A computed fold for a 108-nucleotide RNA from Paenibacillus sabuli, annotated as c-di-GMP-I riboswitch aptamer. Of the family's consensus pairs, 95% are formed in the model.
[in-house]
RNA sequence: GAGACGAAACGGCAAACUUGCCUAAAGGCAAGGACGCAAAGCUAAAGGGUCUAACGUUCCGCAAGCAGCGCUACCCGCGCAGGAGCUAUCGACAGCCUGGCUACCGAA
Numbered sequence: 001g002a003g004a005c006g007a008a009a010c011g012g013c014a015a016a017c018u019u020g021c022c023u024a025a026a027g028g029c030a031a032g033g034a035c036g037c038a039a040a041g042c043u044a045a046a047g048g049g050u051c052u053a054a055c056g057u058u059c060c061g062c063a064a065g066c067a068g069c070g071c072u073a074c075c076c077g078c079g080c081a082g083g084a085g086c087u088a089u090c091g092a093c094a095g096c097c098u099g100g101c102u103a104c105c106g107a108a
Base pairs, nucleotide, nucleotide: 005106006105012037013036017032018031019030020029021028022027035095041101042100043099046098047097048096049093050092051091056086057085058084059083060082068080069079070078071077
């Protein structure tokens, strides 16, 4: 000096929660706050995983003991509102894992 590693010190970051703003949502940003973190720095267009589901799509709704609006005065039927499922296209998560890039300190 370099790599691995993680004692100490100087410092660093900041979970839950609260408030404000943004977003359809997941989530993000800012302030407060500390559960933790030796990369809890960056990378989501390296791979896996998880979350959301606007758009799209399927079903219900369309009637059972209960049920809104329109076509339409009624029935039938259809459409809308509404509900449920599936789906990530540069939606989200790096504090889920692996990988990649960068970095402070220096005991064993």